[in-house]
This is a predicted structure of a 351-nucleotide part of an RNA (small-subunit ribosomal RNA, central domain) from Nocardia vermiculata. Its Rfam family is "Bacterial small subunit ribosomal RNA". Its family is annotated with ribosome and structural constituent of ribosome in the Gene Ontology.

Context: one part of a larger RNA
RNA sequence: CUGGGCGUAAAGAGCUUGUAGGCGGUUCGUCGCGUCGAUCGUGAAAACUUGCAGCUCAACUGUGAGCUUGCGGUCGAUACGGGCGGACUAGAGUACUGCAGGGGAGACUGGAAUUCCUGGUGUAGCGGUGAAAUGCGCAGAUAUCAGGAGGAACACCGGUGGCGAAGGCGGGUCUCUGGGCAGUAACUGACGCUGAGAAGCGAAAGCGUGGGUAGCGAACAGGAUUAGAUACCCUGGUAGUCCACGCCGUAAACGGUGGGCGCUAGGUGUGGGUUUCCUUCCACGGGAUCCGUGCCGUAGCUAACGCAUUAAGCGCCCCGCCUGGGGAGUACGGCCGCAAGGCUAAAACUC
Numbered sequence: 001c002u003g004g005g006c007g008u009a010a011a012g013a014g015c016u017u018g019u020a021g022g023c024g025g026u027u028c029g030u031c032g033c034g035u036c037g038a039u040c041g042u043g044a045a046a047a048c049u050u051g052c053a054g055c056u057c058a059a060c061u062g063u064g065a066g067c068u069u070g071c072g073g074u075c076g077a078u079a080c081g082g083g084c085g086g087a088c089u090a091g092a093g094u095a096c097u098g099c100a101g102g103g104g105a106g107a108c109u110g111g112a113a114u115u116c117c118u119g120g121u122g123u124a125g126c127g128g129u130g131a132a133a134u135g136c137g138c139a140g141a142u143a144u145c146a147g148g149a150g151g152a153a154c155a156c157c158g159g160u161g162g163c164g165a166a167g168g169c170g171g172g173u174c175u176c177u178g179g180g181c182a183g184u185a186a187c188u189g190a191c192g193c194u195g196a197g198a199a200g201c202g203a204a205a206g207c208g209u210g211g212g213u214a215g216c217g218a219a220c221a222g223g224a225u226u227a228g229a230u231a232c233c234c235u236g237g238u239a240g241u242c243c244a245c246g247c248c249g250u251a252a253a254c255g256g257u258g259g260g261c262g263c264u265a266g267g268u269g270u271g272g273g274u275u276u277c278c279u280u281c282c283a284c285g286g287g288a289u290c291c292g293u294g295c296c297g298u299a300g301c302u303a304a305c306g307c308a309u310u311a312a313g314c315g316c317c318c319c320g321c322c323u324g325g326g327g328a329g330u331a332c333g334g335c336c337g338c339a340a341g342g343c344u345a346a347a348a349c350u351c
Stems, first nucleotide, its partner, number of pairs: 003323004007305002012319001014201004021194003025088007033081002035077008048066007091191001092188003095184005103177007110154001115149007125136002162169002206247006215241002220236004258318006266296012300307002324351003333344004
């Protein structure tokens, strides 16, 4: 390499769109490229295999055949794959009618709470802890009432509940906007699946410029603890957390499970539709069905754990990735970045 694999042993790219490529529904015609058959030519010699022969045998040698898995010509077959042409509707899409939703963006806005400021009441403590101390307080704190300022986050509802490709999304209203599901079966007529490169999106932290800063809070300072305590606990507190624009491009970016299609017992919750039965209607309830999301479980699978119509079962198609541990996701080089660093990615040596 062939191969065998990728939930937890090494291994699914963080996610999506999509170029090339690979793969691709039913049917008719046609071509005969792949494919298959026949035949001819060629496929040097030697070697190799084999029949026979020659050295007394053998090694060795001679000779005939095979082999040379291939290429080319001609004739033929047309099921399957392919090209071309026509048709179809079960895949895919469109339209229409409904439905649910923290999907996204912008603007406006609400109440609770914390902090601060002003004023009133009021007096000696408050705060904090395992216990304390630092800290705050007679220049009047804490507590309490009224008023004001400002920033950030949205209690209850709230739910193995919803939406989104993932990251993620939660007070309210409005505007703009993406996707999904169900029903109808009107339209298009294979327009599909995957996707090397590529492009876009991408938590937190971090970076740049400008703003903002209530609370929290790396760093830092102090108080404790301790043998020490560069920590855990406490009092403070700067970046940051927030906004705008631009970078960064990572994560236990996890379901540690790539995407698509088909097939393979059930049971029980829950979210969104449609339909039917009971009922006079509504509501509730039962049944059927489609889509989503959980739990349990059969066959089967699995090293086991477990998975089990949301598969890790049975198959097909396409992509990514793995190949003992350390060295190392490092060095070097290249590309990207303002930087931090990211992506790609070894070897010596060693066990």